[in-house]
Context: one part of a larger RNA
RNA sequence: UGACGGGGGCCCGCACAAGCGGUGGAGCAUGUGGUUUAAUUCGAUGCAACGCGAAGAACCUUACCAUCCCUUGACAUCCUCAGAAUGAUCUGUAAUCGAUCAGUGCCUUCGGGAACUGAGUGACAGGUGCUGCACGGCUGUCGUCAGCUCGUGUCGUGAGAUGUUGGGUUAAGUCCCGCAACGAGCGCAACCCCUAUCUAUAGUUGCCAGCACGUAAAGGUGGGAACUCUAUAGAGACUGCCGGUGAUAAGCCGGAGGAAGGUGGGGACGACGUCAAGUCAUCAUGGCCCUUACGGGAUGGGCUACACACGUGCUACAAUGGUGCAUACAGAGGGUUGCCAACCCGCGAGGGGGAGCUAAUCUCAGAAAGUGCAUCUUAGUCCGGAUUGCAGUCUGCAACUCGACUGCAUGAAGUCGGAAUCGCUAGUAAUCGCGAAUCAGCUACGUCGCGGUGAAUACGUUCCCGGGCCUUGUACA
Numbered sequence: 001u002g003a004c005g006g007g008g009g010c011c012c013g014c015a016c017a018a019g020c021g022g023u024g025g026a027g028c029a030u031g032u033g034g035u036u037u038a039a040u041u042c043g044a045u046g047c048a049a050c051g052c053g054a055a056g057a058a059c060c061u062u063a064c065c066a067u068c069c070c071u072u073g074a075c076a077u078c079c080u081c082a083g084a085a086u087g088a089u090c091u092g093u094a095a096u097c098g099a100u101c102a103g104u105g106c107c108u109u110c111g112g113g114a115a116c117u118g119a120g121u122g123a124c125a126g127g128u129g130c131u132g133c134a135c136g137g138c139u140g141u142c143g144u145c146a147g148c149u150c151g152u153g154u155c156g157u158g159a160g161a162u163g164u165u166g167g168g169u170u171a172a173g174u175c176c177c178g179c180a181a182c183g184a185g186c187g188c189a190a191c192c193c194c195u196a197u198c199u200a201u202a203g204u205u206g207c208c209a210g211c212a213c214g215u216a217a218a219g220g221u222g223g224g225a226a227c228u229c230u231a232u233a234g235a236g237a238c239u240g241c242c243g244g245u246g247a248u249a250a251g252c253c254g255g256a257g258g259a260a261g262g263u264g265g266g267g268a269c270g271a272c273g274u275c276a277a278g279u280c281a282u283c284a285u286g287g288c289c290c291u292u293a294c295g296g297g298a299u300g301g302g303c304u305a306c307a308c309a310c311g312u313g314c315u316a317c318a319a320u321g322g323u324g325c326a327u328a329c330a331g332a333g334g335g336u337u338g339c340c341a342a343c344c345c346g347c348g349a350g351g352g353g354g355a356g357c358u359a360a361u362c363u364c365a366g367a368a369a370g371u372g373c374a375u376c377u378u379a380g381u382c383c384g385g386a387u388u389g390c391a392g393u394c395u396g397c398a399a400c401u402c403g404a405c406u407g408c409a410u411g412a413a414g415u416c417g418g419a420a421u422c423g424c425u426a427g428u429a430a431u432c433g434c435g436a437a438u439c440a441g442c443u444a445c446g447u448c449g450c451g452g453u454g455a456a457u458a459c460g461u462u463c464c465c466g467g468g469c470c471u472u473g474u475a476c477a
Stems, first nucleotide, its partner, number of pairs: 001477002003474003007471007015461002019424005026315008034306002042053002064301007073124001077123002079120005086102005106113002126290002129288003136283001137279003140275001142273001147186006153162003166177003192267004197235007207224002211222003238261001241255005317417001321376007333364003338357002343352003383414001388409007430453007
């Protein structure tokens, strides 16, 4: 100087407390451990691994296993020779090999050349093989915590100190005052984006107040530029104003005005560093290793196994509910190898059909919870839907291992969950549906977004956990 303390002081955080809803019990989905297996590819392992890499394993993917096959190789550069390229058929599970047939292009100084294919030769290719404890890059974490340092000066023999401590204050090393310090840098904040209010400009594909036309209804039509909205530029919030308080400061408390008030709400943004944290399987890369194989191709299988254990979720156990009929209101997205309307067929998944749309125009698209009426009356039930049987639909070369969906039948566990444990402070929790990426299809109940309805509680900081500053002890570094 640090680190540590079941030392002290001050202070923060959904850390506790106060509340609301869960997990832990059930069924299913999913990941992991374990076990099994020819293989169940590999990685991630307290917080910070476990719906994680994977925003989509039937083949492919695919790295694993079995079998079959290739050796200058699936891919790159160079050299020589031959041939345009290319397509079709046969054998075989396929790959490969062989055979047969079709095919003769472009430029040309007629020597040949470009692209492509085949053969040969070796230099080389290739490796998701090892090492993340050799590395780059990227990322997690403490933590959006308020810290981490430097120059000069001063003090100290020196390590080092001072500044950065102290009195106040703040979300903040934020600001003020003091001070052997004076300044500065990286962080904080602001500058950026979205959102909340208003104005100007613009007015189609969006809008419809007033004036007409028109309809069963409808901005449907003429028209309008007010309103909503769209999208560009501005305004607006700064403790600016008033009162109190404070040290006359920084600030704090209350008030006015205001759409918004003291960082308005949300996002992006992550200091010096810590964990030899994670990743050699995104990529890149040193070293090591393989080179008729640890490289390459194909078929089939596996990654989907199942006495069990754990994590994360979904659906429930019902009446604030289930069911039937009727009916209202979003936002944000996607769409041309695509989204697919009207209409017809089918109980339905879906099929037919073909209008429109490269989209504020057409379409996905019916929002759901809600509201009204009716029914069920506490029951393992008109709750719950697992499981299983049969019959189908769709995607795809192909749904046996191993897809999703539909109809009929079946109707399991489950009556609110032990010890323990998690999230959340406001348009939040809870609850309700909608969309997108990936994607032929889908095991999505996942993830990332969007809006609808919309709470309760916070006395307080003694205690648990994590953190910041000062101080103290130490046989630790």
The part of an RNA shown here (small-subunit ribosomal RNA, 3' major domain) has 477 nucleotides and comes from Marinicella meishanensis.